[in-house]
RNA sequence: AGAGUUUGAUCCUGGCUCAGGAUGAACGCUGGCGGCGUGCUUAACACAUGCAAGUCGAGCGAAGCGCUCACGCGGAAUUUUUCGGAAGGAAGCGGGAGUGACUUAGCGGCGGACGGGUGAGUAACGCGUGGGUAACCUGCCCCAUACCGGGGGAUAACGGUUAGAAAUGACCGCUAAUACCGCUUAAGCGUGCGAGGCCGCAUGGCCACGCGCGAAAAACUCCGGUGGUAUGGGAUGGGCCCGCGUCUGAUUAGGUAGUUGGCGGGGUAAAGGCCCACCAAGCCGACGAUCAGUAGCCGACCUGAGAGGGUGGCCGGCCACAUUGGGACUGAGACACGGCCCAAACUCCUACGGGAGGCAGCAGUGGGGAAUAUUGCGCAAUGGGGGAAACCCUGACGCAGCAACGCCGCGUGAGUGAAGAAGUAUCUCGGUAUGUAAAGCUCUAUCAGCGGGGAAGAAGGAAGACGGUACCCGACUAAGAAGCCCCGGCUAACUACGUGCCAGCAGCCGCGGUAAUACGUAGGGGGCGAGCGUUAUCCGGAUUUACUGGGUGUAAAGGGAGCGUAGACGGCGUCGCAAGUCUGAAGUGAAAGCCCGUGGCUCAACCGCGGAACCGCUUUGGAAACUGUGAGGCUGGAGUGCUGGAGAGGUAAGCGGAAUUCCUGGUGUAGCGGUGAAAUGCGUAGAUAUCAGGAGGAACACCGGUGGCGAAGGCGGCUUACUGGACAGUGACUGACGUUGAGGCUCGAAAGCGUGGGGAGCGAACAGGAUUAGAUACCCUGGUAGUCCACGCGGUAAACGAUGAGUGCUAGGUGUCGGGGGGCUCACGGGCGCUCGGUGCCGCAGCAAACGCAGUAAGUAUUCCACCUGGGGAGUACGUUCGCAAGAAUGAAACUCAAAGGAAUUGACGGGGGCCCGCACAAGCGGAGGAACAUGUGGUUUAAUUCGAUGAUACGCGAGGAACCUUACCCGGGCUCGAACUGCAGGUGAACGAUUCAGAGAUGAUGAGGUCCUUCGGGACACCUGUGGAGGUGCUGCAUGAUUGUCGUCAGCUCGCGCCGUAAGGUGUCGGCUUAAGUGCCAUAACGAGCGCAACCCCUGUUCUCAGUUGCCAUCGGGUCAUGCCGGGCACUCUGUGAAGACUGCCUCCGUAAGGAGUGAGGAGGGUGGGGAUGACGUCAAAUCAGCACGGCCCUUACGUCCGGGGCUACACACGUGUUACAAUGGGUGAUACAGAGAGUCGGCGGCCGGCAACGUCCGUCUAAUCUAUAAAGUCAUCCUCAGUUCGGACUGGGGUCUGCAACCCGACCCCACGAAGCUGGAUUCGCUAGUAAUCGCGCAUCAGCCAUGGCGCGGUGAAUACGAAAGCGGGCCUUGCACA
Repeated sequence: AGAGUUUGAUCCUGGCUCAGGAUGAACGCUGGCGGCGUGCUUAACACAUGCAAGUCGAGCGAAGCGCUCACGCGGAAUUUUUCGGAAGGAAGCGGGAGUGACUUAGCGGCGGACGGGUGAGUAACGCGUGGGUAACCUGCCCCAUACCGGGGGAUAACGGUUAGAAAUGACCGCUAAUACCGCUUAAGCGUGCGAGGCCGCAUGGCCACGCGCGAAAAACUCCGGUGGUAUGGGAUGGGCCCGCGUCUGAUUAGGUAGUUGGCGGGGUAAAGGCCCACCAAGCCGACGAUCAGUAGCCGACCUGAGAGGGUGGCCGGCCACAUUGGGACUGAGACACGGCCCAAACUCCUACGGGAGGCAGCAGUGGGGAAUAUUGCGCAAUGGGGGAAACCCUGACGCAGCAACGCCGCGUGAGUGAAGAAGUAUCUCGGUAUGUAAAGCUCUAUCAGCGGGGAAGAAGGAAGACGGUACCCGACUAAGAAGCCCCGGCUAACUACGUGCCAGCAGCCGCGGUAAUACGUAGGGGGCGAGCGUUAUCCGGAUUUACUGGGUGUAAAGGGAGCGUAGACGGCGUCGCAAGUCUGAAGUGAAAGCCCGUGGCUCAACCGCGGAACCGCUUUGGAAACUGUGAGGCUGGAGUGCUGGAGAGGUAAGCGGAAUUCCUGGUGUAGCGGUGAAAUGCGUAGAUAUCAGGAGGAACACCGGUGGCGAAGGCGGCUUACUGGACAGUGACUGACGUUGAGGCUCGAAAGCGUGGGGAGCGAACAGGAUUAGAUACCCUGGUAGUCCACGCGGUAAACGAUGAGUGCUAGGUGUCGGGGGGCUCACGGGCGCUCGGUGCCGCAGCAAACGCAGUAAGUAUUCCACCUGGGGAGUACGUUCGCAAGAAUGAAACUCAAAGGAAUUGACGGGGGCCCGCACAAGCGGAGGAACAUGUGGUUUAAUUCGAUGAUACGCGAGGAACCUUACCCGGGCUCGAACUGCAGGUGAACGAUUCAGAGAUGAUGAGGUCCUUCGGGACACCUGUGGAGGUGCUGCAUGAUUGUCGUCAGCUCGCGCCGUAAGGUGUCGGCUUAAGUGCCAUAACGAGCGCAACCCCUGUUCUCAGUUGCCAUCGGGUCAUGCCGGGCACUCUGUGAAGACUGCCUCCGUAAGGAGUGAGGAGGGUGGGGAUGACGUCAAAUCAGCACGGCCCUUACGUCCGGGGCUACACACGUGUUACAAUGGGUGAUACAGAGAGUCGGCGGCCGGCAACGUCCGUCUAAUCUAUAAAGUCAUCCUCAGUUCGGACUGGGGUCUGCAACCCGACCCCACGAAGCUGGAUUCGCUAGUAAUCGCGCAUCAGCCAUGGCGCGGUGAAUACGAAAGCGGGCCUUGCACA
């Protein structure tokens, strides 16, 4: 820092999406250790249990307990004994005194207003910031001054009685105080009155004086002190007030009655309508009141380059709240989280009468939720409450536990190690990757584990929760410790298999329909790493709300226009002021945080210290350029006056002619009218046409013009009246009076609405006629509202220049309208030039995405207003305002899409235009479509009728030969290393094989016979078994190669460099002329070049040269009935080789040239002579996997292979291509003339003979310029005479011939007989422009034969027509439109 996505491509506009950072997070997969943090964002939902606020006995009485002393009761152990007893006096009990630095229910004091929690409410002086308080308070603490004298009466506790289940009381009696109440004292304090001084910002404050009134105290003691009272001051903490700032909605525009103010009072610590009485009628609001929605605010946190935007969890400050609502009490402080009272809901207890409770304290529970922890330890530290203190209390706090929730740190090993192991994946099978990775060897020990030692944290006597923790030492083992996401582009990272628009993925574009780098898995790779992804949210990117930093002619966007209010902005001098502005100083801007420096935990996170910063606010000193403001001037902006001309400017009244229609009369007769063509309609009751007269309404031809006027809408005959504005000239007057303009007001085409007129023509609706598949249309005939007038309403238009208004500045050129001139010239019109205002065109700079705009800006500045922020939904809904209504104005959301758009480019397309070409039309000739047959196709049928080809560009096509074979199809019978190919291993043996048998055959048996080489191992060959693997006309022509068709033998298709354009792209290749041609010439920001065109190649047409057999025969000779038959010759023909020739070269005319024209010359041939081969870039995912090749997939005792038979030849029908005909330009018969090209020995044939013939037999000829070999139409002669025929030959019957293993399905040919349809073919359609069409025969390939009438060639005879370019078809070039691609 950007990227993807609209298009065939491009530029722009514009939205959507991504990469980054962040989080109190959650979810998925995974999870070793430690440090520091953080952890109910939801139900301010409900809460079991425990704890979270007590303390003081040095305030008081009382009770209990312990100890001591004395007394009383009591009598144990023990001693002694004459056993009767005696001594002894313990434990225990009772009451009394004393005592305790023991305990505590109560009275009393202080504290429960702090600390802790939460964010419901609150849009507020709540918060932030800066001030004010001359309008206030402040317990404990500090300082100062003074004082503490003397009395009194009660009350809890306690005792008794008593109510109640309980909570809790009631009554009687006793008692104390630092509890309570008088009295004395009063420096000072408060207060009332009087009078004085000083000061201030209004009320007012301060100081001192006189008089009156008022209020104090508490004790304890270790005698040190502690405590108490009053007053003043301080400190701390608060109360109240003010300036500024603080979200969204106008589809919330008016709100307010204690409301706003005053006077007086009450209340408070204190000002105040805070409250009350009276008086006034104010107060707030477009600078957004009121209402509605949302929200605790800030320091800060996240993001961002910044400006901003978002957030307010932890920590800190403030506020608010404590189940919900209300209230006060106490107190220094509360209207009080763990106080009170009332009400409400809920929960609990109950004896049903009545009571108790409040986790938004710490834990914890239920619930809600995607989701958030332990009913832990300790008061050791820090802090807080009480106390003189010891101490007690403290879920504040310090710690620990749980959670990868976050940040930070560490580890999961290091070195060496190529046979590049195995495995896995892939593979073109060679290899490659995983990969020094592993193993192996050497080494180390951070964490975890084991053993030993062991803190600081306590200043200050004791006391350490954390904790046997941090840390240190020792020994030991590579052991215990890696995952997650991604790999089509954006975005780093690729292959295989599976799947087959299925399953699935996806943030956007989009992947998946059989070769998926996008799905799933695997291998590999990329990223991060104890985490990684996903989801949600925020900022960024997004200059996509634009302050920094956007726009509005056509992309979204200028209000229809004017006047004008508020507001905003505002000309030139001078002098002040100092609000803005600039500058100095001071205060404040808490701490923490960010930033910088430095230090402490091994580092870091984290923490300490210092600095900087906090861009703000306040106070104050100064400056005066600019803005503002005050005063006083100026004339250039603006306006006024005077003079003048132009104009469809407006309103009203009057007048005019042409035309349409209607009415009356005349003339006149059969049609008129209307259309593409018609019809409806009108007309013999007299139309249309025509003449005359009349009526009525509306509109004003020509002039008339990118002319004029007006703010826009708009304004057009003439005259008059009234009236607005602009302009020019003049420079007298005013002196900034200006510009814009939210609201507001006015105007505002057409249609429409209301009332009343009017109504000729036109004419929505409506009716009829046509058109059409339909025709609620376009066309026609009618025709109502309306159009017209008056007065109202409405308020919209593509109300457009799709361009708001004003002002200044910025090259030129050329029209036109209005005006001016004492500029020049001409002279009687005028011309040239200057100037002001309007209206057009062209064009530079500049601008613009481009188109374009360009002094009439869309340039450049400036002022003000309006409007825009993706497309659709939608200018819709709801609400409101306006309207008689129609409707107008204002104006959303849900949902949905990844686009919607603008300009330009290339193509394609157009029943757009221009130019040109083509058997494209036309002009001709002959066909097809009708018949029969042949052949192909569709369809149908079938066991199978194998497959492919299907508009042109499939259909006599693949097939240039389906009876078997072919053959791929069907039925049946067989084979499984296989019919054919090949490697290896093992075994056997030659292989081969006549014959015979079975069988439909394949095949199976039988089997006389029968080897070679050798280094003796074996090999060649064959068979068997096994294996690697063969084989497939199975699929995919949309995976391919190769080949082919078509546009099209059309003239096109491109490139390099240059130039133009932001770019796609253009130019060149366009234009003019010309050509068959992008063929050439000229012109030219193009200059050249390539593939095509043409030429070069082949055939043919003329001549020449050379050669001369199998060709030829002029001359010479020989021979025959005859024939180049023979010798001979190569002149001619011919054959073959090589040359020449044609180039618009010559002439005339036209043309710049290229070139064109000529019944031109010459010439065999004349303007590419004719024909062929040759097919540019590309299009149709055109055709072919069945010609061949080939990727992938599929089958493997079958989808392979062999064999027999059948089928591909079916047949109601439909189509294509052909053949033969329908006849006399013909048919039959007989005679007779003239080709070319090609083929032939497994062959082509000839002759004789036989047969009517197909053909057969024998002989002969040709490996071919030698033989086969006769062309046919034609010509001559003759018959037929217009008919289903002497036309036509299908079909059928009979008989044959030939090929072949075999003609049944299913061959061709011959003969005899039979003799169908058909008499020239509907709509429509095909070929052909000259040796062509038409017609006639001949040959060849394939091939045993042939369904060939097909295909490919060859020659013979041999026409007609083309005026022309209007329309139809196809194509080329230029241009235009385009929402197509």

Record summary: Small-subunit ribosomal RNA from an uncultured bacterium, 1381 nucleotides, folded computationally. The prediction has a mean pLDDT of 85. Its Rfam family is "Bacterial small subunit ribosomal RNA".